[in-house]
RNA sequence: AGAGUUUGAUCCUGGCUCAGGACGAACGUUGGCGGCGCGCCUAACACAUGCAAGUCGAACGCCCCGUACCGUAAGGUAUAGGGAGUGGCGGACGGCUGAGUAAUACUGGAGAACUUACCCUAAAGUAGGGCAUAGCUCAUCGAAAGAUGGGGUAAUACCCUAUAGUCUCAAUGCAUUUAUGUUAUUGAGUAAAGAUUUUUCGCUUUAGGAGAGGCUCCUGGCCUAUCAGCUUGUUGGUGAGGUAAUUGCUCACCAAGGCUACGACGGGUAGCUGGUCUGAGAGGAUGAUCAGCCAGACCGGGACUGAGACACGGCCCGGACUCCUACGGGAGGCAGCAGUUGGGAAUCUUGCGCAAUGGACGAAAGUCUGACGCAGCGACGCCGCGUGCGGGAAGAGGGUCUUCGGGCUGUAAACCGCUUUUUUUAGAGGAAUAAUUUUUGAAGGUACUCUAAGAAUAAGCACCGGCUAAACACGUGCCAGCAGCCGCGGUAAUACGUGUGGUGCAAACGUUGUCCGGAAUUACCGGGCGUAAAGAGUACGUAGGUGGUUUAAGUAGUCUCCAAUUAAAGACCAAGGCCUAACCUUGGGAGUGUUGGAGAAACCAUUAAACUUGAGGAUCGCAGGGGCUAGCGGAACGAUCGGUGUAGGAGUGGAAUCCGUUGAUAUCGAUCGGAACACCAAAGGCGAAGGCAGCUAGCUAGGCGAACCCUGACACUGGGGUACGAAAGCGUGGGUAGCGAAUGGGAUUAGAUACCCCAGUAGUCCACGCCGUAAACUAUGUAGACUCGAGCUUGGGGAGAAUCGACCCUCCUUUGGCUCAAAGCAAACGCGUAAGUCUACCGCCUGGGGAGUACGAGCGCAAGCUUAAAACUCAAAGGAAUUGGCGGGGAGACGCACAAGCGGUGGAGCGUGUGGUUUAAUUCGAUACUAAGCGAAGAACCUCACCCACUCUUGACAUCCUAGGAAUCCUCUGGAGACAGAGGAGUGCCGCAAGGAGCCUAGUGACAGGUGAUGCACGGUCGUCGUCAGCUCGUGCCGUGAGGUGUUCGGUCAAGUCCGUUAACGAGCGCAACCCUUACCCUUAGUUGUAUUCUCUAAGGGGACUGCCCUGGUAACGGGGAGGAAGGUAGGGAUGACGUCAGAUCAGCGUGUCUCUUACGAGUGGGGCGACACACGCGCUACAAUGGCCAGUACAGUGGGCAGCCAAACCGUGAGGUGGAGCUAAUCUCAUCAAAACUGGUCCAAGUUCGGAUUGAAGGCUGAAACUCGCCUUCAUGAAGUUGGAAUCGCUAGUAACGGCCGGUCAGCCAUACGGCCGUGAAUACGUUCUCGUCUCUUGCACACACCGCCCGUCACACCACGAAAGCCGGAGGUACCCGAGUUUUCAUUUUUUAAUGGAAUUACGGUAAAUUCGGUGAUCAGGGUGAAGUC
Repeated sequence: AGAGUUUGAUCCUGGCUCAGGACGAACGUUGGCGGCGCGCCUAACACAUGCAAGUCGAACGCCCCGUACCGUAAGGUAUAGGGAGUGGCGGACGGCUGAGUAAUACUGGAGAACUUACCCUAAAGUAGGGCAUAGCUCAUCGAAAGAUGGGGUAAUACCCUAUAGUCUCAAUGCAUUUAUGUUAUUGAGUAAAGAUUUUUCGCUUUAGGAGAGGCUCCUGGCCUAUCAGCUUGUUGGUGAGGUAAUUGCUCACCAAGGCUACGACGGGUAGCUGGUCUGAGAGGAUGAUCAGCCAGACCGGGACUGAGACACGGCCCGGACUCCUACGGGAGGCAGCAGUUGGGAAUCUUGCGCAAUGGACGAAAGUCUGACGCAGCGACGCCGCGUGCGGGAAGAGGGUCUUCGGGCUGUAAACCGCUUUUUUUAGAGGAAUAAUUUUUGAAGGUACUCUAAGAAUAAGCACCGGCUAAACACGUGCCAGCAGCCGCGGUAAUACGUGUGGUGCAAACGUUGUCCGGAAUUACCGGGCGUAAAGAGUACGUAGGUGGUUUAAGUAGUCUCCAAUUAAAGACCAAGGCCUAACCUUGGGAGUGUUGGAGAAACCAUUAAACUUGAGGAUCGCAGGGGCUAGCGGAACGAUCGGUGUAGGAGUGGAAUCCGUUGAUAUCGAUCGGAACACCAAAGGCGAAGGCAGCUAGCUAGGCGAACCCUGACACUGGGGUACGAAAGCGUGGGUAGCGAAUGGGAUUAGAUACCCCAGUAGUCCACGCCGUAAACUAUGUAGACUCGAGCUUGGGGAGAAUCGACCCUCCUUUGGCUCAAAGCAAACGCGUAAGUCUACCGCCUGGGGAGUACGAGCGCAAGCUUAAAACUCAAAGGAAUUGGCGGGGAGACGCACAAGCGGUGGAGCGUGUGGUUUAAUUCGAUACUAAGCGAAGAACCUCACCCACUCUUGACAUCCUAGGAAUCCUCUGGAGACAGAGGAGUGCCGCAAGGAGCCUAGUGACAGGUGAUGCACGGUCGUCGUCAGCUCGUGCCGUGAGGUGUUCGGUCAAGUCCGUUAACGAGCGCAACCCUUACCCUUAGUUGUAUUCUCUAAGGGGACUGCCCUGGUAACGGGGAGGAAGGUAGGGAUGACGUCAGAUCAGCGUGUCUCUUACGAGUGGGGCGACACACGCGCUACAAUGGCCAGUACAGUGGGCAGCCAAACCGUGAGGUGGAGCUAAUCUCAUCAAAACUGGUCCAAGUUCGGAUUGAAGGCUGAAACUCGCCUUCAUGAAGUUGGAAUCGCUAGUAACGGCCGGUCAGCCAUACGGCCGUGAAUACGUUCUCGUCUCUUGCACACACCGCCCGUCACACCACGAAAGCCGGAGGUACCCGAGUUUUCAUUUUUUAAUGGAAUUACGGUAAAUUCGGUGAUCAGGGUGAAGUC
């Protein structure tokens, strides 16, 4: 100090989250020791038991029980101890808790009208008397607690008298600063207590002090305005009362005040502070332990005593609760220390001691002290120590991973040597804390020290996808689970679980919770508001804030110095003490603040006096849809009347509703009506904004200019407030031509509550009154100052030129309105009349949604407006710009893309492939273009993967081992066959003679094997966009950046082809060319070509390059021409950029992982892949006369051939058979003949002499085998079909179309397929509007799995929180009234005068009444949020 997360990527805004520190903590796992601290944060809930405040015999009387002595005894004397009581002092301290309290509190600083027991100092005094009473005793009542009565008794208890004073009070006098003061005088009042026994302690009065307390004022520190007005003892005065003392503290009377936007009053929450935690600081949060103050003591109220209380361990009353009871009545208060119940995530022992420190009493000894000192429990925190140290393998075993070689665990272990901190046991010694002359130690025989033994007694927790240090394997398979954020998991998970390894910390480690930080994310230091959240719709103006120039004065702010204070502790610095540290002790400084004193006078404020530049006024002019009122005008429109006139008009994309023969539309004339003001008109003008437009008049506001006369800071902004404020809407009354929400009708449409059309009501208009909002926008608050320039323009003034003068023209200055643009700013876009640089003031913002919503309040007739949340939910929401993609956006260009043509498909029959169905099986894959005569260049068996049946299990195939055998061949038996059994023949090859190679059989286990899964794990290969012209890089430049530029632009091209321009210059992969082939020529060679120039074949060359001419053009290039076999890429082929489609293929092959292993492997026989209601694709044959049939006659080229092609000849109608010549091929052969074509004949428009499906019969060929399921031949049979709906395909020249020939695969063939070859041989292209696809530029975008995108709302379902709600329940604070304990004050009566009784005022608790407010709950209702695959 930052990091992760919005996006395809980027910058910004902005939230969420993390890393740090801390804790009175809790939970999980684990746990060796010690020191020092800390330990009910929740129920101020309730409490059993014990203890926590007593003490004094030197204040007093008495009682009990002892001891000693005397005494006959009674008793006496002395003395130790105990007990209750009177009396004194203390129980107001100490200890606990934080409920209440937002000010009677705390804190810091001032102050005057006070009190003070014990303590200190000083002065004076302590004289004389007296009446009682408790205890005790007797009696009575009561269960008890206790009470009552009689008798008698003491005091430092109580009372009286005396005296005293610088005491108190009153009066008078005096002085003065008029507040008071006074050792001036007089009068009145008021003290005391003794004890002890040799000296002290007490007591009384007065004055002073110290410490303590009471009271007053100011400062500071929470939230809420959805709390805006509060207050009647209230504010003040006079008098009285009261108090220790001031005061409405209380009362009577008088006055009507007092507080409040600088937040009164109300509500919520809360003990305050020193400090603590965090932070760089400023701040923020907090107020345990320690210390100061306050408040409380079961809840509420009250007084008494006392120096002090309205009293934690006192009293009285009321209330709730608990306990005792004889039911009549009584007792109690742990928020003291332990402890218990309960609550809770959670917080300890019913310990020891007064040895120390401190406190109460006492003359003292001493007693008491759960304060305190110690110990116990708890890893709760901080700090320290240990769990061993050294050696020990190229490295054991185990574990784990592996590329199978090894790696890691790992010097780790074992093993050897050493040490004993710590632990345990035993032994020995043994503190400080104690202050003294002596005595006194709870902790404690503790800490600590020494001796002995022995590595012995001692390591876990979390994490390992990124942030964030640290990885692999297995299991799981969107399951189980993880997760702080992003996110991980759907069969190869470094993210789940386990293992191994590693990383971090360590007697702890993680998790959870809370606070600060990071967060400049409330911004004082230190943020923003054009578009991200954010400028109020506009102005006027009050409070407030801020304010021009000069001089003078004093000094409130400000600044300087000094003093006091800011408790101690803590923090910081230094030193010291516990072995160290934590911890503790001592000292120092600091403590930004407050108060007081002294000074300074620049600034701010104040006072006083001036000034003119800010502001305003007066004078003279100017422009303008500025506002209001009244009047007038023309065009258009509609209506009414009249004339002319006849069949349509109107309307639309096209129609219809509609109007019209009762005369429309059209046209002419007259009259009436309401609303709006063409042209001028503009980037123009005016106004604060909203807004303002015919003309004229009247009234009226503002602005600007010129000149420089007047006032003299009069100014700016502006919370509340006030006024204005488009349209729509509301109220009352008018008006209503046109337009026109709603509504009706007609269309469109799947629907059309819309767009279009025909009608049409409110409204639009006027008057008066409301409403108060708009994308009220320049999304830009107002005012002022400053900051390069260029151009245009409205209004005013001046100058020049020109003119008789005006207009026009040019220049300067100024007020407004614009377009560019420098600097600067900005996230960028952009701004530049600032969104730049500054000043003053106001308003507003703080993640998205919920929501500008609910509730409350105010306003409004209503509609509604203003103000304005929370629960809950998400990790984003957003701005600007970038690259793509997309658009029923634009521009340009291309392509058999359309168009122009030719021929097809879609209809028929058949062939073939697919889907579907069927089946034991109909194996599998391909399935928009880019599957479907595709894998398959050929399924009868085989192929074969499928089905049925029968078989084999180291296997049909590979390697290794053992044993045997040569291999191999033949025969027989069983079986469908695989296979099984039997018999026979046969003894091989190499060799250095040991053995080796190969084969067969059997056995054994490693292993084989799989067309089993995954093409979404892959390689390789292929399809497609697309033979489209694109895709990129280096350097430079531009941009914060993603990116851009280059590659855009202007031309041109088939082309990112080339040229020109150009912040780009170059380059690469593509294009083109190089390659093959065809067309022409040449050279060489040549068999199989009869011959030879030729033709042909083979090899090698040439030829074409816009080279030449004309023309257009800067050029590239285009148009035309010549020559040439060929002309502008000559035709065809091969060649396929970066990439896209998780495209296809695990069944061509290879391959990871998973899976089967007497089977998912292997063998055999048979079947199936050939099924058949149907649907689709690709084809063949046709429907006929441009034809069919018959006859005749011509002309090719590519290819194939030895398990082959097969000639001649003969046989057969034919398929074919016999036959065997030739040929390993320019020789022979397929192949006699190419077919269409041409010539002649016939058919004559028909289901035919078209068409050939289907079927019957008879044959041929291949092959173990043609039933399922082959091809061919002959004879016979002779379906459908007469040119094909919507739709759709191919083709631009030797092309389409038509015709035949050959080949591969192959025993044969379902080939009409596929791949080649030649023959005959067209038509058309105006052109780019449209369809499809592609390319380039541009534009919009909320898309980026990219339009097959994204995404809105209702409905249905589930869950969640909130609002309303008839009500129901509870709390709080008041008001009025009733009741009124106890107490205090007061009055009256009685009189036993210290008392009793009664009344009055006030009052706790309780009750009644009507309201207020807060909370809980509530059938139901409404909206909101969330939720992989619902609906419209």

Small-subunit ribosomal RNA from a metagenome, 1432 nucleotides, folded computationally. Model confidence (mean pLDDT): 84 of 100. Rfam family: Bacterial small subunit ribosomal RNA. Rfam links the family to the GO terms structural constituent of ribosome and ribosome.